[in-house]
The RNA shown here (small-subunit ribosomal RNA) has 1511 nucleotides and comes from Deinococcus metallilatus. The prediction has a mean pLDDT of 86.
C1' cells in the first nucleotide's frame, strides 16, 4: 500500500472473596404440532406415526406401412375409409412411489475389466435365395354357478421349421505381435436372412440378417472413508488355498468332486445395537457439530417368503407359479386380490390437502404419418405450514373534551389521539384483455446441408394486465422482579395460583388475578419438541491431574511411539508445476426478467478431495559407510537396619522350684472385680519358655515401592566415587504380560512369654453392647501355600535437557593443609526470577522444554447392581443406569464460637458484713375463676413494672338503661344573647313543663356583626378497635465497657488488610517507643453541677466575738469578725525531691484542707437485641359508622385452692417497756402550713396568732445518753386475725379508705437446696421530708445521724477487652449434623417362574421352480431327430419337535436406593466436638459406631493435672 470482514455474554455454590464445576438464560433453524388471533397476492411446500388395512376411479399403451378374419360406411364399382377380437411386433425393466430391510463394495471418491453385454439410434462391410409344415381368430360340439376350459374342423404372416450362399463371425490346430481371454495371419469344422409401402415401371423409402466401429446404458473387480458397544476377545469346514469339471454376458468357493490346512483378529476379528448412502441442508469466526423432508444422483423395496420363465435388460408396483397372512365371491365343488402410483376412505396420531381440469406446452410409448395413450407432466383448489411483498390511511386539529386510570386533591396521563376539517381510494362495479405458440406437420423450393411460404393449436382464463366509477376501510399476541426493553392501582393473604434459571405468594406482592398504562413484533403472536451456538463443558484448532474430579502401590519388560552427531544414496511422508475429476441443482459475485422483493434466467469464479505425471530435498522416514558425547562394559576404593540362610548372647516380662517374712497386694478421677493366711505381694537363689533387640540413634543410612536395627559367618543385588581404556545408539517411555507387595485375613503343621479383636467380670452413666479397671480366645511368632488390600502420600508417574543464590548434614575423591577452598552423588532449610485459585513450589520445580505410559470431565445413587475373569473363603478387579439435586467442591476473608493457648479487666470469684428463700402481712405478676375481674411489660434487661397513689371520677372492661352531625373540631341556614332559678318524671342520664335575664361592637335606627346556647341538612366528627413486624420520637440492654471508623498512601487478582499489630503504660485505642504508613472522625479524658480548704463581694429574715440595755429569748440597740447564705475568684499540675525507666510511666516523700481521676452526679460511641412503647403523644395502612362511636346507674380492675418475684414487721437481753435528758439535713406551705389555748385516753375537734414565709408554721428527729422493770419464758418478745367502740375526708367509705381506743393475742425460737446486695462516710442501722393526694405510702424519690469488717490472690465460676489458633457455624453452638427405626411416594436389584419376540443348531416333514435321471410293460405330438405330459432324486421357503443364547415385559415374596415444615431413639463427625479424626482389614454391637493391628495428618494443646454427661 493491497487483499482478507473474522470470534460479545449474563444469573446461579458463599456473611463476602477468588478459583474449580455443573444447571439455565439471551441467537439461529425446523415438513412441525398447540393456544388467541387472522385482510390481500406472489413463491414454495403439507402422513416425520401403522412398509398397518383399502371401497370406487383413474396411472401402459400402440401399430392395418406384418397377417387372417367378423362388421359398418362411403363409392366413379376400381376401390377408399372406420370399428372390434385375434395371430404377429415394439414397449411393459422406463416414468411414478416408499425407506421396510441392509453396516454391506450399499453408498461417497478414485481406478481396473486382455474378465463382460448393449434392444430401439448412428457410421462402415456384406447379404436379404429356396422350400415347407402348422396355429389363434372364426365355426360345431361338450364341462362349469362363475373364473375359466376341453374336443373336433378350416386359415394368414415380418409367427415358425428345413435346405443354399458364408463377406463375417466362432470352436479347435499354428505362427506372429501384445498387457492373462487383445490384434494380424494360415488350416479345417459349424453358422443368417422377411417382408412392407409407394409407384405402370425403373426404382425410391423402410424393415430384415451377418459383422466391425461408435453413442448410451449396464454388470464386475479394487484403494481410500462411511454410527455405538470390549459388561462382544477370539471367529471360522465351503472356512482358506490349489486341480479338474459344471455354470454365468463375465473374473470368482458362485457350485462341485479329490487334496492341502489354511484364512482373519486389540490397526477391534466375530457378536449385539441402531441407520438407506449422497450433492446438500442448518447452525458455527472457524474447525466442528447436527441433518439428509422438497428438487437432483445411487441403492434397496412392491402384504410376508421363496423360485424361476421371457427377454438386449427382471428374478419384473399395475407378469407368472408356490407356501403364508389377510380381504372379497361362491350354487361349498372352487374362484378373486394386492393405492410405498393420483384423488379418495379408514385406522393410528400432537399432525398433513381435491374422489378438481387439461394433453395447449415440455416428456415418454407405439406408429410412415395422422394420431392414440400418458394422476409424467402443466394447472388449478384446500392449509398463515414457510419464505418474501402490500394494507387496515394522509394532512391539519388544543376547550389539551368526554370517559378511563392514577394522584401528595394541585393535577398527572391515554393524548393530536378522537371528535371535526380536507385529500387518497382496498373492497365493489363495468369495459378493454395478453405473454406462455412455432416449431413438427402441410405446400413450394433445394446443391439433399436446408431454404421459404400461408394457416391452425391454449388446460390455466375472460386469469394476469389496462382504463373509467367508487366507500376511510380487520389488529392481535406476547410480556413488564433480575437476567431482559417496559410500572402503577384494586383484589388474594404460603391460599388460590407463578415459575427458563435465580425464586415469588404467610394483609400494603412493579413475580399470583384484573385494570389503566407501558415495551416489543405484527397477519401474526406466543408455547411446546427436537438441532447447532454461546459450551474452552471432550479442549484438532482450544482443558486438566499436590489440596478442587483426576499419577496405575511398586518395578521389569512386549508390541506400540519416540529417539544422539557427520557423509552418501533413495524420494514413502512433506513441498511445487501441469493435466484430469470432484455432474446438474444450491451456496458466493455479477448482470438480467416478473412494477419490488420472494422466485427465475445467464455468465464467472470457487469447489480445502482423489487420480495421473514433471521437479524440490531442509526436515521425518527407508538404505549404505563413518562417529563418542547418549547407554553399556573392564580396573580400583570406601559408605550402608539393602536381601537370604545358619549360628550366638545378654536385659526385661511371665511361670516353676527353693528360702526370707506378714497381710495385705493390685487398680482407679475414686472404687470395684481380681490376687492373697492353703502365705500373696516385697526380697534373694537356681530354672524353663518365648518374644522383642535399651544405650549407639540422628534433623541419618540403605532399598523400586512395600519395608529394613543385638552379634558373627556365608551367599547375593544395587547405588557412589576415581584414573584410563573398551563397545559403537546397543537409547527413552511402555497398552497387555510377568514379578513384587504392610496391617488384617485364609489352609496345613508348629509355638505361645507379653500383648491381645471377640467374649466375661467390675465401674461410669438415664441408658454404656464404648470410653476406665480385671481376666482372656483368635492372632501377634516360625515353615509352607493363598490373598493383593491401605491416607500402598512427596495425595506430586518416567526419563533427558536447560535456568541466580545461600546455609546444614551423609558418602567418596582433590588441593592446601588439623580450622579452608574446589568437585561428583545424596539427604533438608531459607529463598531470585518464573508458575500459581489462593496455599504454596522454587536445581529433589508445582519454572522453561520434549518424549512416552495412567488417569479426569457436576453431586448423590456408588465403588453399588447386572456380566466377566481372579480366589477355598473374606473377597478383589472390571464397573454402569433408572431415579434425584443446583449444586457439590478448593484455597484464602471477616466473623462468632471451642469441655482451644496467652495476657488483662469487673462485688466476677476469693475473704467479710447484712439479707432473700422458712413466719405473718403489704405489694406486683402467673394460674384458676367470673357477666367483667379492661390492656400492655415476660431470662438477665417482665413482675412495690406503666401506675408519682382504682371508693364515684379515673376507666379503656361488664350488666342494665339511653343518644345518632353526636361527648369535641370546622363550614352553613333558623331562632334565641349569653344565663340562672324551680317543679315534675326517673336509679341517673334522658325527657316534659314553668320563671327570670339582656349585655359588647357598628349603625343610615331598619338592622348588622363577634361570641355563646337550642333546633335542623350534610360534608363529617369519634374509635384506649389491629398492625410496635409499616414508622416518628423516646427508653431499656450490652455497658461509662473502650471500643467503633474515614480520607490518603501501601500490600493483595479479589473479599480485605495495614493504620488499630508488636514493646511498655493506663481507669481509658491513656501516653510514649518501635513500625509502610501518615493523618482525621465518634468514643476516653476535659470543658459543666456538686462535695471537700481558703480569699473576696455582699450582711436580712441568716449570725453574736467584743461593747451596751434587758422581762434572760440575739429578745432589743449596735456589729458583720465568725457560722451561714450566694456570687465570683484561688488551689493539684506527678509540680517539687529520692528510686527506677529509652521514653511514657510506676514507686516512695515533702509541702497541703485535698495527691496522682480527690468523692459523687450529669454526660452512653459504631451498633446488637426484627428488645419495649400504636394504652403518653404523633403517625401510613386498615376496619367500625343508629356503633368498635357517645351518655349514665352499678358491677369489676380488690375474686382465690395455689405458685413465683419484691418488701415490710419479726422471731427478742447489742432486746422490750416505763420515766427523764442531748444533737439534724434535705424540704414543704393561701383550696395552704397551722402556732398557742380549750375538750377528748386518743385518732381529733373548737377556737385562732402569725406566715406568700433565711422572718411563721409542719417541726418535740430516732437511733443515742442516764436511771428503773422484766430474766430466756411463745414471754412484759413478735403482733397478724377477730370482736367492739370511734375519728378524719368525701355526694358517698357495703363490695373497697386510712387512722383511734379497749379486747382478742395466730404463724414464728434465724430459715432446705439455692441465691441477692455491698470495698468507705460505703455496708448495716436510725429517723426525717417531699411528689402523686379530697382522702389512702411497708412503695419510690430525697436528708442527714451513728458507723463497720475484709480483699492473701486470678485457679475456679459469670460477663467483658486485646491478641493468637481450629472450625463443616455464618438465623452465627440455643450453630451444624450421621445412622437405625416408622409413614407415604418413586425408580431400581434379585426373584419360584409366566409370556413374547429375536437367533443358533440339531432332526423330521416339504410346496413351487431350477437342475440331474427316467419318460419304460404307458399317453400326447413330429416325415425325422426329437419335444411334451408324466415319474424318480439332489437341494429349499414353509411347517412341526427337540434344545441352546439374547432382549423386552411381568412375578408372590425380598434387598438395598431416592424423596417427603415441624415422628421415634440416641450424638457418631465438624473446636481438642469433650476418647483428635480418617484409613484397609477383622470381630462384635437397637442405630450412628465400638474395639483389635497396621497405616496417613488431611490432628488441637503443650508447665502438670483434670469422673461421667450437657440435646
Nucleotide at each position: 500500500u493491497u487483499g482478507a470482514u473474522g470470534g460479545a455474554g449474563a444469573g446461579u455454590u458463599u456473611g463476602a472473596u477468588c478459583c474449580u464445576g455443573g444447571c439455565u438464560c439471551a441467537g439461529g433453524g425446523u415438513g412441525a404440532a398447540c393456544g388467541c388471533u387472522g385482510g390481500c397476492g406472489g413463491c414454495g411446500u403439507g402422513c416425520u406415526u401403522a412398509a398397518g388395512a383399502c371401497a370406487u376411479g383413474c396411472a401402459a399403451g400402440u401399430c392395418g406401412a406384418a397377417c387372417g378374419c367378423a362388421c359398418c360406411c362411403c363409392c366413379u364399382c376400381g376401390g377408399g375409409g372406420g370399428u372390434g377380437a385375434g395371430u404377429g411386433g415394439c414397449g411393459c425393466a422406463c416414468g411414478g412411489g416408499u425407506g421396510a430391510g441392509g453396516a454391506a463394495c450399499a453408498c461417497g471418491u478414485a481406478a481396473c475389466u486382455g474378465a463382460c453385454c448393449u434392444g430401439c439410434c448412428c457410421c462402415c462391410a456384406a447379404g436379404u435365395u429356396c422350400c415347407g409344415a402348422a396355429u389363434a381368430a372364426c365355426c360345431c360340439u361338450c364341462c362349469g354357478a362363475a373364473a375359466g376350459g376341453a374336443g373336433g374342423g378350416c386359415u394368414a404372416a415380418u409367427a415358425c421349421g428345413g435346405g443354399a450362399u458364408g463377406u463375417g463371425c466362432u470352436g479347435c490346430a499354428c505362427c506372429g505381435c501384445u498387457g492373462u481371454g487383445g490384434c494380424g495371419g494360415u488350416g479345417c469344422a459349424g453358422u443368417a436372412a422377411a417382408g412392407g409401402u409407394c409407384g405402370c415401371a425403373a426404382g425410391a423409402c423402410u424393415g430384415c440378417u451377418u459383422g466391425g466401429g461408435g453413442a448410451u446404458g449396464g454388470g464386475g473387480u479394487u484403494g481410500c472413508g462411511u454410527u455405538c458397544c470390549a459388561u462382544c476377545a477370539g471367529c471360522u469346514a465351503g472356512a482358506u488355498g490349489g486341480u479338474g469339471g459344471g455354470g454365468u454376458a463375465a473374473a470368482g468357493g458362485c457350485c462341485u468332486a479329490c487334496c492341502a490346512u489354511g484364512g482373519c483378529g486389540a490397526c477391534g476379528a466375530c457378536g449385539g445395537a441402531u441407520c438407506a448412502c449422497c450433492g446438500g441442508c442448518c447452525u458455527g469466526a472457524g474447525a466442528g457439530g447436527g441433518u439428509g423432508g422438497c428438487c437432483g444422483g445411487u441403492c434397496a423395496c412392491a402384504g410376508g417368503g421363496g423360485c424361476a420363465c421371457u427377454g438386449a435388460g427382471a428374478c419384473a408396483c399395475g407378469g407368472g407359479c408356490c407356501c403364508c397372512a389377510c380381504u372379497c365371491c361362491u350354487a361349498c365343488g372352487g374362484g378373486a386380490g394386492g393405492c410405498a402410483g393420483c384423488a379418495g376412505u379408514u385406522a393410528g396420531g400432537a399432525a398433513u390437502c381435491u374422489u378438481c381440469c387439461c394433453c395447449a406446452a415440455u416428456g415418454g410409448g407405439c406408429g410412415c404419418a395422422a394420431g392414440c395413450c400418458u394422476g409424467a407432466g402443466g394447472g388449478a383448489g384446500c392449509g398463515a405450514c414457510g419464505c418474501c411483498g402490500c394494507g387496515u390511511g394522509a394532512g391539519g386539529g388544543a376547550u389539551g373534551a368526554a370517559g378511563g386510570u392514577c394522584c401528595u386533591c394541585g393535577g398527572a396521563u391515554c393524548g393530536u389521539a378522537a371528535a371535526c376539517c380536507u385529500c387518497u381510494g382496498a373492497a365493489u362495479c363495468a369495459a378493454c384483455g395478453a405473454c406462455g405458440a412455432a416449431a413438427g406437420a402441410c405446400c413450394a423450393c433445394u446443391u439433399c446441408g436446408g431454404u421459404g411460404g400461408g394457416g391452425a393449436u391454449g388446460a390455466c382464463g375472460g386469469u394476469a394486465g389496462u382504463u373509467g366509477a367508487g366507500u376511510a376501510a380487520u389488529a392481535g399476541c406476547a410480556c413488564c422482579g433480575g437476567c431482559u426493553a417496559a410500572c402503577u392501582c384494586c383484589g388474594u393473604g404460603c391460599c388460590a395460583g407463578c415459575a427458563g434459571c435465580c425464586g415469588c405468594g404467610g394483609u400494603a406482592a412493579u413475580a399470583c388475578g384484573g385494570a389503566g398504562g407501558g415495551u416489543g413484533c405484527a397477519a401474526g403472536c406466543g408455547u411446546u419438541a427436537c438441532c447447532c451456538g454461546g459450551a474452552a463443558u471432550c479442549a484438532c484448532u482450544g482443558g486438566g491431574c499436590g489440596u478442587a474430579a483426576a499419577g496405575g502401590g511398586c518395578g521389569u519388560g512386549u508390541a506400540g511411539g519416540c529417539g544422539g552427531a557427520c557423509c552418501g544414496u533413495u524420494a514413502a511422508g512433506u513441498c511445487u508445476g501441469a493435466c484430469u475429476u470432484u455432474a446438474a441443482a444450491g451456496a458466493c459475485c455479477g448482470c438480467c426478467g416478473c412494477u419490488c422483493a420472494a422466485c427465475g434466467g445467464c455468465g464467472g469464479g470457487c469447489g480445502u478431495g482423489g487420480g495421473u505425471u514433471g521437479g524440490a530435498u531442509a526436515c521425518u522416514g527407508g538404505u549404505g559407510g563413518u562417529c563418542u558425547g547418549g547407554a553399556c562394559c573392564u580396573c580400583u576404593g570406601g559408605a550402608g537396619a539393602g536381601a537370604g540362610a545358619a549360628c550366638c548372647g545378654g536385659a526385661a516380662u511371665u511361670c516353676c522350684u527353693g528360702g526370707u517374712g506378714u497381710a495385705g497386694c493390685g487398680g482407679u478421677g475414686g472404687a470395684a472385680u481380681g490376687c492373697g493366711u492353703a502365705g500373696a505381694u516385697a526380697c534373694c537363689a537356681g530354672g524353663a519358655g518365648g518374644a522383642a533387640c535399651a544405650c549407639c540413634g540422628a534433623u541419618g543410612g540403605c532399598g523400586a515401592a512395600g519395608g529394613c536395627a543385638g552379634g558373627u559367618u556365608c551367599u547375593u543385588g544395587g547405588a557412589c566415587a576415581g584414573a584410563a581404556g573398551g563397545u559403537g545408539a546397543c537409547g527413552c517411555u511402555g497398552a497387555g504380560g510377568c514379578g513384587c507387595g504392610a496391617a488384617a485375613g485364609u489352609g496345613u503343621g508348629g509355638g505361645g512369654a507379653g500383648c491381645g479383636a471377640a467374649c466375661c467380670g467390675g465401674a461410669u452413666u438415664a441408658g454404656a453392647u464404648a470410653c476406665c479397671c480385671g481376666g482372656g480366645u483368635a492372632g501377634u511368632c516360625c515353615a509352607c501355600a493363598c490373598c493383593c488390600u491401605a491416607a500402598a502420600c512427596g495425595a506430586u508417574g518416567c526419563a533427558c535437557g536447560u535456568u541466580g543464590g545461600c546455609u546444614c548434614a551423609u558418602g567418596g575423591c582433590g588441593g592446601g593443609a588439623u580450622g579452608c577452598c574446589g568437585u561428583c552423588a545424596u539427604g533438608g532449610g531459607c529463598g531470585a526470577a518464573g508458575c500459581c485459585a489462593a496455599c504454596g513450589c522454587g536445581a529433589u520445580a508445582a519454572a522453561c522444554g520434549u518424549g512416552c505410559c495412567g488417569c479426569c470431565u457436576g453431586g448423590g445413587a456408588a465403588g453399588u447392581a447386572c456380566g466377566g475373569c481372579c480366589g477355598c473363603a473374606a473377597g478383589g478387579u472390571u464397573g454402569a443406569a433408572a431415579c434425584u439435586c443446583a449444586a457439590a467442591g478448593g484455597a484464602a476473608u471477616u466473623g462468632a464460637c471451642g469441655g482451644g493457648g496467652g495476657c488483662c479487666c469487673g462485688c466476677a470469684c476469693a475473704a467479710g458484713c447484712g439479707g432473700u428463700g422458712g413466719a405473718g402481712c403489704a405489694u406486683g405478676u402467673g394460674g384458676u375463676u367470673u357477666a367483667a375481674u379492661u390492656c400492655g411489660a415476660a431470662g438477665c434487661a417482665a413482675c412495690g413494672c406503666g401506675a408519682a397513689g382504682a371508693a364515684c371520677c379515673u376507666u379503656a372492661c361488664c350488666a342494665g338503661g339511653u343518644c345518632u352531625u353526636g361527648a369535641c373540631a370546622u363550614c352553613c341556614c333558623a331562632a334565641g344573647a349569653a344565663c340562672c332559678c324551680c317543679u315534675c318524671c326517673g336509679a341517673a342520664a334522658a325527657g316534659a313543663g314553668g320563671g327570670g335575664g339582656u349585655g359588647c361592637c357598628c349603625u343610615u335606627c331598619g338592622g348588622g356583626g363577634a361570641g355563646c346556647u337550642u333546633g335542623g341538612a350534610g360534608a363529617c366528627a369519634g374509635g384506649u378497635g389491629c398492625u410496635g413486624c409499616a414508622u416518628g420520637g423516646c427508653u431499656g440492654u450490652c455497658g461509662u465497657c473502650a471500643g467503633c471508623u474515614c480520607g490518603u498512601g501501601u500490600c493483595g487478582u479479589g473479599a480485605g488488610a495495614u493504620g488499630u499489630u508488636g514493646g511498655g503504660u493506663u481507669a481509658a485505642g491513656u501516653c510514649c517507643c518501635g513500625c509502610a504508613a501518615c493523618g482525621a472522625g465518634c468514643g476516653c479524658a476535659a470543658c459543666c453541677c456538686u462535695u471537700g480548704c481558703c480569699c473576696u463581694u455582699a450582711g436580712u429574715u441568716g449570725c453574736c466575738a467584743g461593747c451596751a440595755c434587758c422581762u434572760u429569748g440575739g429578745g432589743u440597740g449596735g456589729g458583720c469578725a465568725c457560722u451561714c447564705u450566694a456570687g465570683g475568684g484561688g488551689g493539684a499540675c506527678u509540680g517539687c525531691c529520692g528510686g527506677u525507666g529509652a521514653a511514657a510511666g510506676c514507686c516512695g516523700g515533702a509541702g497541703g484542707a485535698a495527691g496522682g481521676c480527690g468523692g459523687g452526679g450529669a454526660u452512653g460511641a459504631c451498633g446488637u437485641c426484627u428488645a419495649g412503647u400504636c394504652a403518653g403523644c404523633a403517625u401510613g395502612g386498615u376496619c367500625c359508622u343508629u356503633a368498635c362511636g357517645a351518655c349514665c346507674u352499678g358491677g369489676g380492675c380488690a375474686a382465690c385452692a395455689c405458685a413465683c418475684g419484691u418488701g415490710c414487721u419479726a422471731c427478742a437481753a447489742u432486746g422490750a417497756c416505763c420515766a427523764g435528758g442531748a444533737c439534724a439535713a434535705c424540704g414543704c406551705g393561701c383550696c395552704g402550713c397551722a402556732a398557742a389555748c380549750c375538750u377528748g385516753c386518743g385518732a381529733a375537734g373548737g377556737u385562732a396568732a402569725g406566715c406568700c414565709a433565711a422572718u411563721c408554721g409542719c417541726u418535740g428527729a430516732a437511733a443515742c445518753c442516764u436511771g428503773g422493770u422484766c430474766c430466756c419464758a411463745g414471754u412484759u418478745c413478735a403482733g397478724a386475725u377477730c370482736g367492739g367502740a370511734g375519728u378524719c375526708u368525701g355526694c358517698a367509705a357495703c363490695u373497697c379508705g386510712a387512722c383511734u381506743c379497749c379486747g382478742u393475742g395466730a404463724a414464728g425460737g434465724u430459715g432446705g437446696a439455692a441465691u441477692c446486695g455491698c470495698u468507705a462516710g460505703u455496708a448495716a442501722u436510725c429517723g426525717c421530708g417531699g411528689g402523686u393526694c379530697a382522702g389512702c405510702a411497708u412503695a419510690c424519690c430525697g436528708c442527714g445521724g451513728u458507723g463497720a469488717a475484709u480483699a492473701c490472690g486470678u485457679u475456679c465460676c459469670c460477663g467483658g477487652g486485646c491478641c493468637u489458633u481450629g472450625u463443616a457455624c455464618a438465623c452465627a453452638c440455643c450453630g451444624c449434623c450421621c445412622g437405625u427405626c416408622a409413614c407415604a411416594c418413586c425408580a431400581u436389584g434379585g426373584g419360584a417362574g409366566u409370556a413374547c419376540a429375536g437367533u443358533g443348531c440339531a432332526g423330521c416333514u416339504a410346496a413351487a421352480a431350477c437342475c440331474a435321471c427316467c419318460g419304460g410293460g404307458a399317453g400326447c405330438u413330429u416325415g425325422a431327430c426329437g419335444g411334451c405330459a408324466g415319474g424318480u432324486g439332489u437341494c429349499u421357503a414353509g411347517g412341526c419337535u427337540g434344545u441352546g443364547c439374547u432382549g423386552c415385559a411381568u412375578g408372590a415374596c425380598u434387598g438395598g436406593g431416592g424423596u417427603g415444615a415441624a415422628g421415634u431413639c440416641g450424638u457418631a463427625a465438624c473446636a481438642a466436638g469433650g476418647u483428635a479424626a480418617c484409613u484397609g482389614u477383622a470381630c462384635c454391637g437397637g442405630a450412628a459406631g465400638g474395639u483389635g493391628c497396621g497405616g496417613u495428618u488431611g490432628g488441637a494443646u503443650c508447665a502438670c493435672c483434670u469422673c461421667c454427661u450437657u440435646u